[in-house]
RNA sequence: UGAGCCUAAAGCCAAACCCGUUCGUAAGGCGGGGACGGAAAGUCACGGGUCCCUGAGCAGGCCAGAUUAGACCAAGGGAAAGCCGGAUUGCCAAG
Numbered sequence: 001u002g003a004g005c006c007u008a009a010a011g012c013c014a015a016a017c018c019c020g021u022u023c024g025u026a027a028g029g030c031g032g033g034g035a036c037g038g039a040a041a042g043u044c045a046c047g048g049g050u051c052c053c054u055g056a057g058c059a060g061g062c063c064a065g066a067u068u069a070g071a072c073c074a075a076g077g078g079a080a081a082g083c084c085g086g087a088u089u090g091c092c093a094a095g
Base pairs, nucleotide, nucleotide: 006095007094012038013037017033018032019031020030021029023028036082042088043087044086046085047084048083050079051078052077053076054075060073061072063070
C1' cells in the first nucleotide's frame, strides 16, 4: 500500500404510523414529522410474485345467479427497487 473477516467511528437512507398536498380514478407519488430497520434500503420494472385501473356487463373465457345481478381469469395500461431473483454504478474507515 492492497484485499478479506470481525468490532467500532464519521456521514447516508428511512418501515409502520401521523400531518399536509390545486399530483393521480386508483394502486401510489411528493413534502414535513417519525424510526422498524438497511452496507447498496443507490439506480434500472428484465424474470417471478404482489397491488391498482380498464376489461365489466346479459359479456372473450370460467363460475355464481335466476330476471336482477356479481366475482375471478385472458387481454391492455399502470404502481412499488424496503417481496425474491437479475443487471449496473459506488462511499467512509480506526483497531

Description:
Model confidence (mean pLDDT): 80 of 100. A computed fold for a 95-nucleotide RNA from an uncultured Methylococcaceae bacterium, annotated as c-di-GMP-I riboswitch aptamer.